[in-house]
RNA sequence: GCCUCAGUAGCUUAAUGGUAGAGCACCUGACUUGUAAUCAGGAGGUUGGGAGUUCAACUCUCUCCUGAGGCU
Numbered sequence: 001g002c003c004u005c006a007g008u009a010g011c012u013u014a015a016u017g018g019u020a021g022a023g024c025a026c027c028u029g030a031c032u033u034g035u036a037a038u039c040a041g042g043a044g045g046u047u048g049g050g051a052g053u054u055c056a057a058c059u060c061u062c063u064c065c066u067g068a069g070g071c072u
């Protein structure tokens, strides 16, 4: 230098163009003498940045950034 893949909540990840979900973690309450466990509820996301297509984009296109792998 070229090619491929990935980037979504604190972490691990789902979502075939049509309301962004889950598990763990966190907070509150119940239970307990008290913790843990369990149960109930809650909060937390400018979907890596920008632009484009579309009535509508995590999803499609372009570009940039970061990371992993491969070729030379």
Base pairs, nucleotide, nucleotide: 001071002070003069004068005067006066007065010024011023012022013021018055026042027041028040029039030038048064049063050062051061052060
Notes:
This is a predicted structure of a 72-nucleotide RNA (transfer RNA) from an archaeon. The sequence was found in a public genome assembly. Its mean pLDDT, the model's own confidence on a scale to 100, is 83. It matches the Rfam family "tRNA".